[in-house]
RNA sequence: GGAGAGGUGGCAGAGUGGCCGAAUGCGUACGCUUGGAAAGCGUAUGUGGCAGAAAUGUUACCGGGGGUUCGAAUCCCCCCCUCUCCG
Numbered sequence: 001g002g003a004g005a006g007g008u009g010g011c012a013g014a015g016u017g018g019c020c021g022a023a024u025g026c027g028u029a030c031g032c033u034u035g036g037a038a039a040g041c042g043u044a045u046g047u048g049g050c051a052g053a054a055a056u057g058u059u060a061c062c063g064g065g066g067g068u069u070c071g072a073a074u075c076c077c078c079c080c081c082u083c084u085c086c087g
Stems, first nucleotide, its partner, number of pairs: 001086007010026003018070001027045006046061006063079005
């Protein structure tokens, strides 16, 4: 330099136009259980902005930027990063 695969909550990871800001697992918090733990079970649990005393509500965010579309994590373009192969 060329080709391919990938980048999504704290971590892993599914989702390939609308029911998704998000399945599932892990982790974490609280509870149940126990003499006490572990295991198991239940519930909750992303970040930022705005409003609010708080509870909460609302809005944006899928590596970054731009485009297509009524609608984009998903399609197109440019860039960044990681991995594999070729030279």
Molecule: transfer RNA
Organism: Candidatus Roizmanbacteria bacterium